[in-house]
């Protein structure tokens, strides 16, 4: 060069064929203990690699672009 695959919360990953973006770990706070830890309870936390397209409506379709694995030559 060319072909196939990955990219979604700090980390590991789900999202069922286009209709309100989740769960475990981890953080934060509360309770609970003399105090830690386990436990309970609440919360914070996402432009869903980037741009763009199609759709009333895209993480989900399509193109380009970045990066990594793999394969061909």
């Nucleotide at each position: 060069g060319g072909g196939g695959g990955a990219u979604u919360a700090g980390c590991u990953c789900a999202u069922u064929u286009g209709g309100u973006a989740g769960a475990g770990c981890g953080c934060u706070u509360g309770c609970u203990u003399u105090g830690c830890a386990c436990g309970c309870a609440a919360g914070a936390g996402g432009u869903g690699a980037u741009c763009a397209g199609u759709u009333c409506g895209a993480a989900u379709c399509u193109g380009a672009u970045a990066u990594c694995c793999u394969c061909c030559a």